Predicted 3D model of RNase P RNA and transfer RNA as a complex of 456 nucleotides. Rfam match: Bacterial RNase P class A. Rfam links the family to the GO terms tRNA processing, ribonuclease P activity and dimeric ribonuclease P complex. It is annotated as a ribozyme. Its mean pLDDT, the model's own confidence on a scale to 100, is 78.

């Protein structure tokens, strides 16, 4: 070049005008006014996970429900992330797995097929040995015995065809009446022990087994591990108003806090419907697992030290709009040193904090940088 | 901020402990009947079950991510 993988980063700059929400000063101190300086995201998004944080018992025991599942680190913590195993896909760089157990037990498996779960004989192959039925020789106490030939498929056979997602291990030899782990090599499987690994695991190690133990657990279940329940409309604390008003029903082996159930704690009334009010203010709420840089440990994720920095807080809910100058893509003309210039236009995305972090997931216009990978051509 | 529920034909539903052609009523079309219409009778079209993924021999059905939509809960007393 030309195709492709990964893992970062950015989300127009810079200048005036007007404007909006907080702080701080400073004037007025009734509303307010002027000056400084701060003002959204990588997802602020969906609320799928996880914890902080505040109330219920400093969250306790027992059933159940729910979640999660190789293995081993990282986290506060997770279902996230990092490594490594195993299995799949791609030439590959790499990518993707809810990836325990099916030899505890139930349960499913339509149609097709002969036979679908302690397997089975439709078609084809088979006649050795037993039965069947026909024939011929023998012998014969006339009841039947014995040799032997043919036929059917009563049986045998799972190699071979069909059937299906799935038919109870491949290949080859030997055997057999025709077959078949029947037997043997050798490949596959399972168990046992050795070896290497921290463990999953893995071995061209060694022995035992003819195979017996097919699927499916995002069917029910077993088995580890984790989860107490609520959410900032948590919780406090000021304030305003109305009628601290009625009916009805449950109540002491009750009943509420406590939203699964009983215990167990704590208090002693509770629900339901009508009628009445209220639709404020303020803490909570901006220093936090906080950000940034540099060194050191670790393969990494991440920790660890040491500096430096404080970065939105509305509450119908701010954080904008227009202007100009530069840059970014892009479409049409000129122009030519063939890839630039130049002029005209046109685009500029997904989105918008609401108590706070760590994930995940999704949406995003275009542009950057790093590693790497296969092809082609050159040298 | 928290819980819940729906989404299958133009319309309103059924099917949803998994099984193969996904039904049914109204409405469309097209014939019959009738001078012409409505009624009525026979037929028939017309659907990837809201999108994507995943388990499963097999998914409207299970799981899991998305999308649209709809419902409920605030205090005092």
């Nucleotide at each position: 070049c030309g195709a492709g993988u990964c893992g970062g980063c950015c989300a127009g700059a810079c200048a005036g005008u007007c404007g909006c929400u907080g702080g701080c000063a400073g004037c007025a101190u009734c509303a307010g006014c002027u000056g400084c300086g701060a003002g959204a995201g990588g997802a602020a998004a969906g609320u799928c996970c996880g914890g902080g944080c505040u109330c219920c018992a400093c969250a306790g025991g027992a059933c159940g429900a729910g979640g999660u599942g190789c293995c081993a680190g990282g986290u506060a913590a997770c279902g996230c992330c990092u490594g490594g195993g195993g299995g799949g896909c791609g030439c590959g760089a790499g990518c993707c797995c809810a990836c325990g157990g099916a030899a505890a037990g139930u349960g499913c498996a339509g149609c097709a097929g002969a036979a679908a779960g302690c397997a089975a004989a439709c078609c084809g192959c088979c006649u050795a040995a037993g039965g069947c039925g026909c024939g011929g020789c023998g012998c014969u106490c006339c009841g039947g015995c014995g040799c032997u030939g043919c036929g059917a498929a009563c049986g045998g056979u799972a190699a071979g065809g069909g059937u299906g997602a799935a038919a109870g291990g491949g290949u080859g030899c030997g055997g057999u009446a025709a077959g078949a782990g029947c037997g043997c090599a050798c490949c596959g499987c399972g168990c046992g022990c050795g070896u290497g690994g921290u463990a999953a695991c893995a071995c061209u190690g060694c022995g035992c087994g003819g195979c017996u133990a097919g699927g499916u657990a995002a069917a029910c279940c077993c088995c580890g591990c984790c989860u107490g329940g609520a959410g900032c409309a948590a919780g406090g604390c000021c304030a305003a108003a109305c009628a601290g008003g009625a009916a009805c029903c449950c109540c002491a082996u009750g009943g509420u806090g406590u939203g699964g159930u009983c215990c167990g704690c704590a208090c002693c009334g509770g629900g339901u419907u009508c009628g009445g009010g209220u639709a404020g203010g303020u803490c909570g709420c901006a220093c936090g697992a906080g950000g940034c840089g540099u060194u050191c440990g670790g393969u990494g994720a991440c920790g660890a030290a040491c500096g430096c920095c404080c970065u939105a807080g509305a509450u119908g809910a701010a954080u904008g709009a227009c202007u100009g100058u530069c840059g970014g893509c892009u479409g049409c003309g000129u122009u030519c040193u063939c890839g630039g210039a130049c002029g005209c236009g046109g685009c500029a995305a997904c989105a918008g904090a609401a108590c706070c972090c760590g994930g995940c997931u999704u949406a995003u216009c275009g542009g950057c940088c790093g590693a790497c990978u296969c092809g082609u051509u050159u040298c | 901020g928290c819980g819940c529920c729906a989404c299958u034909a133009g319309c309103u539903c059924a099917g949803c402990u998994g099984g193969a052609u996904a039904g049914a009523g109204c409405g469309u079309c097209u014939g019959a009947c009738u001078a012409c219409g409505g009624a009525u009778c026979a037929g028939a079209a017309g659907g990837c079950c809201g999108g994507g993924a995943g388990u499963u021999c097999g998914a409207a059905u299970c799981u899991c991510u998305c999308g649209u939509g709809g419902c409920g809960c605030g205090c005092c007393a």